A computed fold for a 197-nucleotide RNA from Allostreptomyces psammosilenae, annotated as c-di-AMP riboswitch aptamer (ydaO/yuaA leader).
Of the family's consensus pairs, 92% are formed in the model.
Model confidence (mean pLDDT): 78 of 100.
The organism belongs to Allostreptomyces, within Bacteria.
RNAcentral holds the sequence, with entries from Rfam.
RNA sequence: CGCUGAGCAUCGCCGAGUCGAGGCGGCGCCCGUGCGCCGUGGAGAGCCGGGGACCCACCUUCUCGUUGGGGUGAGUCGUCCGACGCGAGGGCGAUCCGAACCGGGAGAUCCCGGAGCGGAUUCCCCGCGCGCGGACGUAGGAGACCUUCCUGCUCCGAACCCGUCAGCUAACCCGGUAGGCGAGAGGGAAGGAAAGG
Numbered sequence: 001c002g003c004u005g006a007g008c009a010u011c012g013c014c015g016a017g018u019c020g021a022g023g024c025g026g027c028g029c030c031c032g033u034g035c036g037c038c039g040u041g042g043a044g045a046g047c048c049g050g051g052g053a054c055c056c057a058c059c060u061u062c063u064c065g066u067u068g069g070g071g072u073g074a075g076u077c078g079u080c081c082g083a084c085g086c087g088a089g090g091g092c093g094a095u096c097c098g099a100a101c102c103g104g105g106a107g108a109u110c111c112c113g114g115a116g117c118g119g120a121u122u123c124c125c126c127g128c129g130c131g132c133g134g135a136c137g138u139a140g141g142a143g144a145c146c147u148u149c150c151u152g153c154u155c156c157g158a159a160c161c162c163g164u165c166a167g168c169u170a171a172c173c174c175g176g177u178a179g180g181c182g183a184g185a186g187g188g189a190a191g192g193a194a195a196g197g
Base pairs, nucleotide, nucleotide: 010183011182012181013180014179018045019044023040024039025038026037027036028035029034046177047176048175049174050173051172056167068165069162070161071160072159077137078136079135080134081133082132084131085130086129087128089126090125091124093122094121095120096119097118098117101114102113103112104111105110140156141155142154143153145192146191147190148189149188150187151186
């Protein structure tokens, strides 16, 4: 000097996820009836989401093979790959069951052989649908004072919930106010804000 990890402080990012009275406790001061700070506390406030009329919109739900429908959220939609899971369909073969047919033998029942029909099970193959995993894209979304516009770069493009039920929706009713991250946050324009003078 560089890189990496951990902790604290400051500042900031995604997101609705923030502010906060009285009261109580502590500390400091001029020891107090006052002031300031910290903690606790939670009245209220702000923000977010859902349900819910007229009007308008939709009458596409169920079944037929498959996958009811809806919500929060930027998180949708494609093509390809998979020796992954489930489901049904087709093709080939095998086995079993059922009813009948033909030929031969025999002693009526019986035995042997043959090619078909219907049903079930199973192996393999084929493509299909849904889900899952991966690759590449994509509607869309995020990035340091704030909003908007232009132009770059770097990222995200998830997850979860309701439970057969919900279009919009005034009044009205209900719920949430988490969690997780980062370390120089590019440049230009307009309007504000803040700071300084």